[in-house]
The RNA shown here (transfer RNA) has 73 nucleotides and comes from an uncultured Alphaproteobacteria bacterium.
RNA sequence: GGGGCUGUAGCUCAGUUGGGAGAGCGACUGGUUCGCAAUCAGUAGGUCGACGGUUCGAUCCCGUUCAGCUCCA
Repeated sequence: GGGGCUGUAGCUCAGUUGGGAGAGCGACUGGUUCGCAAUCAGUAGGUCGACGGUUCGAUCCCGUUCAGCUCCA
């Protein structure tokens, strides 16, 4: 320098013929307990790596770019 893969909640990840942003764990609140653990119920938490484009509408399609991993040179 060139090719490929990945980037979504604090962590691990799912998601999609383009239209509702989610799960588990964790955090917090409450119930059960004298208390803890465990368990049950609920709550909060996200500019979907960044910028631009297409579209009525983009996490999803297109371009550029950043970071990580990997292959070639």

Its Rfam family is "tRNA". Rfam classes the family as a transfer RNA.